[in-house]
Context: one part of a larger RNA
């Protein structure tokens, strides 16, 4: 792991409400006793006690009143309306382990020092090679010491290095050979060494050359068994069925933010009633979007210019005169605002009317107070975020279906059930793939479509606007393009074309005191303008459709693919058609509500409205194991079980038949309850 078995709202004793029933101004017996039965109760006493029939005050009290008060006067709380009380069943709640199953903990009385740390006592153990301390001896020094030298000596937490004894580095192993080894390497190896053997120290204790280490594979406080079913605002898990409603994720208060109470929100029962809401209509008050500058505040140009600066006369002061400076206040014009408003709605609100059908008040149970994204309206944040926090409204949450290729929350639509029926929605209609290769008039050539700007461009459609053109335009070819003059200044030169100023006349068809290259400066080309050749338009702009570039991501191209161009794109008008659990049709089941028939809240038709469903509330059932009564029930002519079956039931389920199987079992009603298991990393149950 899989399969069987076992596995979680139980019980007591109060409470509160419902429902059901005695008996009622009353209800009730409790312990205990008697009687029968029998060890299971039945009954008959037993009135103590509770409960309720009177409340009010702290209270003494008074009492249909009382309390407050000087008060007879207010007020508060009562009566003036009488039903309760005892069971018993559900639901819920207290206390009790209280749904199960889990802590890490506390705390007590014990076991542990065969494992380790320390220390006690007595006994073991350290191959071999090395260095050579003090002292001693001879010698040489010295005044005597000291010194020096050779020899002897053999000291040392003294050196190399096995046993021994650690456990440095590295591979190996890592469901190991081992729950700490193994290989190779490495430290210590006469010491503060190492080891046997025996004893001592205990759990807030010991021991510790200290790491919070060790204390029997356990240790920032050991095991064991008891308090014990600790406690768990947490996790997880919590067994059949079907109908009818159907939430929330908000606010307040919290040592409170993943927990609670209490209201909103849901449900079930009562009650008294037509008040909630939706829609039309009618009258209201506002200051939000918007707008505007009347107000306060912000800001731009220009005007004029109060004052202020700076300069020049006087200069000693008053004073005067300027001004490429700042610059109040006024004036023009255009503009901004959440904390501006001369102004001003849409919608919301509120009340009134009229239509629909739902709300209200009490009381039993709830669950839930982590929500989500989408649209509009705002704050933060960067007019960032699948971002955060408020309002509003939808959708998900709890909603399946069909569209969006896929895609909780975008579009459409809310699924009792059945059916080889029919019309639609949104979205499609060439094939993938169900439906138009539709109808018209047009775009677009990019495969734009099928991903974005600034910005950029003789791309193309469409609509104006303007200028020049048969007195010949627009391109294109020819020719001409000139005199004064190399114009004055400037320069080293400046001669149309470094610079500066001014830019005139003259011949003419026309020609600039000169567009552009170009020379050192001329020269050279070539424009601007003019003829002439051709022969019909051309030119510059302004708004819009639709295209182009700008355009860079990571395994391969990517509208969903294939493919598509007078489209199968893009736009504008139509006509068709497919498309869902919408909606219609036929048939069935079912809640409520009203008629009708019925003694009848039972059924039976008929008619309206209904039937998606998590938390959860409310109803109606099926099954499993016992009891009691009944079936003069079924069974060796084969009981339960087991296992195959094509049958009936809206489900949980039940039935017949056959083969197994070998001794008990069923159905009606009522009651009890160890009553239903795919999940608990469930169980020390068994099997594969």
């Nucleotide at each position: 792991g899989c399969c069987a078995g076992c596995g979680a709202g139980u019980u007591g004793c109060g409470u509160c409400a419902a429902a059901u029933g005695g008996c009622a101004a009353g209800g009730u017996u409790a312990a205990g006793a008697g009687a029968c039965u029998u060890a299971c109760g039945u009954u008959u006493c037993g009135g103590a006690g509770c409960c309720a029939a009177a409340g009010c005050g702290a209270a003494a009290g008074c009492g249909a009143g009382u309390g407050u008060u000087a008060a007879u006067a207010g007020c508060g709380c009562g009566a003036u309306u009488u039903a309760g009380u005892c069971a018993u069943u559900u639901g819920a709640u207290g206390c009790a382990g209280a749904c199960a199953c889990g802590a890490a903990a506390c705390c007590a009385a014990g076991u542990g020092a065969u494992c380790u740390a320390u220390u006690c006592a007595u006994g073991a153990c350290c191959a071999g090679g090395u260095u050579g301390a003090a002292g001693c001896a001879g010698g040489g020094g010295u005044a005597a010491c000291a010194c020096c030298c050779u020899g002897u000596g053999g000291a040392g937490g003294a050196c190399c290095g096995a046993a021994c004894u650690a456990g440095u580095g590295c591979c190996u192993g890592u469901u190991g050979a081992a729950a700490g080894a193994g290989g190779c390497u490495u430290g210590g190896a006469u010491g503060a060494g190492u080891u046997g053997u025996g004893a001592a120290u205990a759990g807030g204790g010991g021991u510790g050359a200290a790491a919070g280490g060790c204390u029997a594979a356990u240790c920032a406080a050991a095991c064991u068994u008891g308090g014990a079913g600790a406690u768990a605002u947490c996790u997880u898990g919590u067994u059949c069925u079907c109908u009818c409603c159907g939430a929330a994720a908000u606010a307040a208060c919290u040592u409170u933010u993943g927990g609670g109470u209490u209201a909103g929100c849901c449900u079930c029962g009562g009650a008294a009633u037509g008040a909630a809401c939706u829609c039309u209509u009618u009258a209201g008050g506002g200051g939000u979007a918007g707008a505007g500058c009347a107000c306060u505040g912000a800001a731009u140009u220009c005007u004029c210019g109060c004052g202020g600066g700076g300069g020049c006369c006087c200069a000693a002061c008053c004073g005067g005169c300027c001004u490429a400076c700042c610059a109040a206040a006024g004036g023009a014009a255009a503009u901004c605002a959440a904390a501006c408003u001369c102004c001003g709605a849409a919608u919301a609100c509120u009340a009134a009317a009229g239509a629909g059908a739902u709300g209200u008040c009490c009381g039993g149970g709830a669950g839930a107070u982590a929500g989500a994204c989408a649209g509009u309206g705002g704050g933060g944040g960067a007019u960032a975020a699948g971002c955060u926090u408020c309002a509003u409204u939808g959708u998900c949450a709890a909603a399946a279906g069909g569209g969006g290729a896929a895609c909780a929350g975008c579009c459409c639509a809310g699924a009792c059930c059945g059916u080889c029926g029919a019309u639609u929605a949104a979205g499609g209609u060439c094939c993938c793939u169900a439906a138009u290769u539709c109808u018209a008039u047009g775009c677009u050539a990019a495969g734009u479509g099928a991903g974005u700007a600034a910005g950029g461009a003789a791309g193309u459609g469409a609509a104006g606007u303007u200028u020049c053109u048969a007195a010949g335009a627009c391109a294109g070819u020819u020719g001409g393009g000139a005199u004064g003059u190399u114009g004055g200044c400037u320069u080293a030169g400046a001669g149309g074309c470094a610079g500066c100023a001014a830019u005139c006349a003259u011949u003419u068809a026309a020609a600039g005191a000169g567009u552009g290259c170009g020379u050192a400066a001329c020269a050279g080309c070539u424009c601007a303008c003019c003829a002439a050749u051709c022969g019909a338009g051309a030119g510059a702009c302004u708004u819009u459709g639709c295209g182009c570039c700008a355009a860079a991501a990571a395994u391969a191209u990517a509208u969903g693919g294939g493919g598509c161009u007078a489209a199968a794109g893009c736009a504008u008008a139509g006509a068709a058609c497919c498309g869902a659990a919408a909606u219609c049709a036929c048939g069935g089941a079912u809640g409520c509500a009203u008629u009708a028939c019925g003694u009848a809240u039972a059924g039976u038709a008929a008619u309206g409205c209904g039937u998606g469903g998590u938390a959860g509330g409310a109803g109606a059932g099926c099954g499993u194991a016992g009891u009691a009564u009944g079936c003069a029930g079924c069974u060796g002519c084969g009981a339960a079980g087991g296992u195959g079956u094509a049958c009936c039931g809206u489900a949980a389920g039940g039935a017949g038949c056959g083969c197994u199987g070998g001794a008990g079992c069923g159905c009606a009603u009522a009651c009890u309850a160890g009553u239903g298991a795919u999940u608990a990393u469930g169980c020390a149950u068994g099997g594969c």

About this RNA
The prediction has a mean pLDDT of 84. Large-subunit ribosomal RNA, domain II from a Chlamydiota bacterium, 688 nucleotides, folded computationally. Its Rfam family is "Bacterial large subunit ribosomal RNA". RNAcentral holds the full RNA, with entries from ENA.